[in-house]
Molecule: transfer RNA
Organism: Bradymonadaceae bacterium
Parts: sequence; structure tokens; C1' cells
RNA sequence: UCGGGGAUCGUCUAAUCGGUAGGACACCGGGUUCUGGUCCCGACAGUCCAGGUUCGAGUCCUGGUCCCCGAGCCA
Repeated sequence: UCGGGGAUCGUCUAAUCGGUAGGACACCGGGUUCUGGUCCCGACAGUCCAGGUUCGAGUCCUGGUCCCCGAGCCA
């Protein structure tokens, strides 16, 4: 430099033909208990960045950043 893949709550992981961004764990609050754990309930929290298309974008298009894999070039 070229090609391919990837980036979503704190962590992991879903989202059909483009149509309410969901689940698990952790943390926090509460219930249960003599206390703690287990168990139950609740709350918090996210689409890498900037544009475009669209009534509507995590999803499609353009550019960029970062990570992984492969190939190549220079020394």
C1' cells in the first nucleotide's frame, strides 16, 4: 500500500425484508433471612466518528478512526 472481516449498556451477546434497541452477568435499590449467600422484584446504562438516502437507519451508501487476518513493497 492492497484485499477481507469486525466495532452495540461496565462485560458478553441478539435484533427477520430497513419499522418500539432486547437478553444474560456484574453494579445499585428493595423483598425474603437472626446475618450473609441463594432466590424474587425494580431501576440505571449502549449502536466507533462525520455526512448521505429514506416517512423511518444498528442495518443501505460515502469518507474517516481503531482492531484482527491475508498478500505485497522499501530498507